Source information
This is a predicted structure of an 89-nucleotide RNA (c-di-GMP-I riboswitch aptamer) from a Chloroflexota bacterium. Its mean pLDDT, the model's own confidence on a scale to 100, is 89. It was read from a public genome assembly, where an Rfam model found it.
RNA sequence: UAACGAUAAAGGCAAACCUGCCGAAAGGCAGCGACGCAAAGUCAUGGGUCUAACCCCGCUCCUGCGGAUAUGACCGCCAGACCGCCGAA
Repeated sequence: UAACGAUAAAGGCAAACCUGCCGAAAGGCAGCGACGCAAAGUCAUGGGUCUAACCCCGCUCCUGCGGAUAUGACCGCCAGACCGCCGAA
């Protein structure tokens, strides 16, 4: 330096549930709480997944319903890029 990853040490993150706030929703933020995580650090770049407010289309009892759509979201789904703590075998 590159791999690798201990029942090591130091420190770190925080799923679900519940509460509050934001949002049309997916989801996000904060608190609580730990299922887990060696990149569960950062970036929606490729794939994937979720949602469908606006617009559009159809139906309609004119109030709604259905369809399609990302411009919305997820990195704790998989890749990729960038950066990083420790050091037994």